[in-house]
Molecule: SAM riboswitch aptamer (S box leader)
Organism: Sediminibacterium sp.
């Protein structure tokens, strides 16, 4: 680097080297940053994907064991991620939803809230 799937509203930071950025990308906006940003490296936490053990369901068998699927329970030794803000928020499509401005009133429409899809990414398992 290709694809498939899955999750993405929670959670968890000190210290050391290092200087001026960072927050995926385009615009926009908010935000962190010399009270020290990107990265490196030490300790240290979280989760709980892969993982263990337990256990149910069904598939498989004559039956059971194995075994494979989903699905719970509890754990964290090892493999990976992560430890500001929802993936920081919009962006594109969309709403028989709620205000709101246009109106004599209403449709339409445009704004705002909120919702629900996408794309793009970010993790893991797998797979080329």
């Nucleotide at each position: 680097a290709u694809c498939u799937u899955a999750u993405c509203a929670a959670g968890a930071a000190a210290g050391g080297c290092g200087g001026a950025g960072g927050g995926u990308u385009u615009u926009g906006g908010c935000c962190c940053u010399g009270u020290g940003a990107a990265g490196c490296c030490u300790u240290g936490g979280c989760a709980a994907c892969c993982c263990a053990u337990a256990u149910u369901a069904c598939a498989u068998u004559c039956a059971c064991u194995c075994u494979g699927u989903a699905g719970u329970a509890u754990g964290a030794a090892g493999g990976u991620g992560c430890c500001a803000a929802u993936u920081c928020c919009a962006u594109c499509c969309u709403g028989a939803u709620u205000g709101u401005a246009c109106u004599a009133a209403a449709a339409c429409u445009g704004c705002a809230a909120c919702g629900g899809g996408g794309a793009a990414g970010a993790u893991a398992a797998g797979u080329c």